[in-house]
Context: one part of a larger RNA
């Protein structure tokens, strides 16, 4: 100096790894409609069992992957779950609907005792509390949120903080229902209105407030939905009610037996033009029951039009070309690619056991019910209304609504209210007893829908999910979807200890179960370049 090799780097490329992306969806989320309690006749929830082989989930309960009756339905069935074996079934199985039977043990848990979901005594117990003379009856526990009541914070804001605010919120407790609560004026108002709830407005107004921060109505008006009743008392005085028996389908009836009840069952009456009471007149109606009969609603369910014509491509026709048809049905899904006419459905019809509702008919009950006049007498909710004081609460200020203590009325010639007190007038209402549908709230549940999400999204959970895991415990809490049209899931041969590999076969394609697509990071090989 040249050539070659190795190594590094770069480029291209072939694979691996990995699981992004795209597509899909038996799941969510939201809205709308429906519907809305359960339990000593033993619940909700659990535990243990139960299958030919049976670990999990689901089903079921010693009659245990099931039993009976009625209805539906048709050729297969024996859950998820694919295997082997055995069996059932046209004498109608499996399956679907309705009604029943069975339904271990724990649990309100309730014969007694325990938390070791177990034990013991008895021989079938009847816990405890309440109601009832008794016979006997009721309650207890659970429920996603919603409702009412009782108790009731603090962080925070006020730029500190104490009144105040957060807030009657969070949290705790009690109780009830499919809704709850409220509710037929001792209300508003000042023209009059005429129970309550909810929505819009009134209105961020009046008002409250270290008049600071902040807080904060109502009447009225417009909508929604509409519904009013019963006691106590005055008068009558057992005319009443419960249990049993008898009759009946029942309402109900009985000169039946027992009990409640004069410390009042029942009738009447219910708010001021009042009622009782009294006088006069008028009407024939009102309520309840449903065995049989009729109609109707209603479960599973049934019927439901029209091309699978020709050619082409293809593994496969629903695609392309051509020619047809139905439509009160061209919503949607499936089928070997994109189907009104292939399948399920869809528009539209039908049927329907038990049960519900209505009608008619029959029966039962009733001190049925309306109007007017009179006013001698009687009645109309008491430790209440009101007042004083303390305190909580409220927008409620002296004028909200409660509570404690004290005081304490009236009787129709009465009483309350009319946002300071008192008096008079005027207006308006009648407290101290009770019930009441709808419009409203919520969503455990069912159905439907979506200019919601599409597997790091959407519920925490599309899968053995409140599972696995970790924690003494209260509580915490995941990851994890996809072969193919069809398992046709690779016979046989070679190799290997096995996994695997080769060859071969299936298939349209290996898509080969670590399975659709298969990105990047990362790793390796090959080729080329370069130092």
């Nucleotide at each position: 100096u040249c050539a070659c090799u190795c190594a590094g780097c770069c480029a291209u490329u072939u694979g691996g790894u990995g699981g992004a992306u795209g597509g899909c969806u038996c799941g969510g989320c939201u809205c709308g409609a429906g519907c809305g309690c359960u339990g000593a006749u033993g619940a909700a929830g659990g535990u243990c069992g139960u299958g030919c082989c049976a670990a999990g989930c689901g089903g079921c309960g010693a009659u245990a992957c099931g039993c009976g009756u009625g209805g539906g339905g048709u050729a297969g069935g024996c859950g998820c779950a694919a295997g082997g074996a055995a069996c059932c079934u046209u004498a109608g199985a499996u399956c679907c609907c309705a009604c029943g039977a069975u339904u271990g043990c724990c649990u309100a848990a309730u014969g007694g005792g325990a938390c070791u979901u177990c034990c013991c005594c008895a021989u079938u117990g009847u816990a405890c509390u309440c109601c009832g003379u008794a016979a006997g009856g009721a309650g207890g526990g659970g429920g996603a949120a919603c409702u009412u009541c009782c108790c009731g914070a603090a962080u925070u804001g006020a730029a500190a903080c104490a009144u105040c605010u957060u807030a009657g919120u969070a949290g705790g407790g009690a109780a009830a229902g499919g809704a709850a609560a409220a509710g037929a004026a001792a209300u508003c108002a000042a023209a009059g209105a005429g129970a309550u709830g909810c929505c819009g407005u009134u209105a961020g107004u009046a008002a409250a407030g270290u008049c600071g921060a902040u807080c904060g109505a109502a009447a009225g008006c417009g909508g929604u939905a509409a519904a009013g009743a019963g006691c106590a008392a005055a008068c009558c005085g057992a005319a009443u009610c419960c249990c049993g028996c008898u009759a009946g389908a029942a309402a109900u009836a009985g000169u039946c037996g027992g009990g409640a009840c004069a410390u009042g069952u029942g009738g009447u009456c219910u708010u001021u033009u009042g009622g009782a009471c009294u006088c006069u007149g008028g009407c024939a109606c009102a309520u309840c029951u449903u065995a049989a009969c009729c109609a109707u609603c209603c479960a599973a369910u049934u019927c439901a039009a029209a091309g699978u014509c020709u050619c082409c491509u293809g593994g496969a026709a629903u695609g392309g070309a051509g020619c047809a048809c139905c439509g009160u049905a061209g919503a949607g899904g499936g089928u070997g690619a994109u189907a009104g006419u292939c399948c399920c459905g869809u528009a539209g019809a039908a049927g329907g056991a038990a049960g519900g509702u209505g009608g008619a008919a029959a029966g039962a009950u009733g001190a049925u019910u309306c109007a007017g006049g009179g006013u001698a007498u009687c009645c109309u909710g008491a430790g209440u209304a009101g007042c004083g004081u303390g305190u909580g609460u409220u927008g409620g200020a002296u004028a909200u609504c409660g509570c404690g203590c004290g005081u304490g009325a009236a009787a129709u010639u009465g009483g309350g209210a009319g946002g300071c007190a008192u008096u008079a007038a005027c207006u308006u209402c009648c407290a101290a007893c009770u019930c009441u549908a709808a419009a409203u709230a919520c969503g455990u549940c069912u159905c439907g829908a979506g200019a919601c999400c599409g597997a790091u999204a959407g519920c925490a959970c599309a899968c053995u999910a409140g599972u696995a895991u970790a924690g003494u415990g209260a509580g915490u809490g995941a990851a994890a979807g996809c072969u193919g049209a069809a398992a046709a899931g690779c016979a046989c041969c070679c190799u290997u200890g096995a996994c695997g590999g080769g060859a071969g076969g299936u298939g349209a394609a290996a898509a080969g179960a670590a399975c659709c697509u298969g990105a990047a990071a990362c790793c390796a090989g090959a080729u080329g370049g370069u130092u």
Large-subunit ribosomal RNA, domain I from a Thermoplasmata archaeon, 531 nucleotides, folded computationally. It was read from a public genome assembly. The source organism's lineage runs through Archaea, Methanobacteriati, Thermoplasmatota and Thermoplasmata.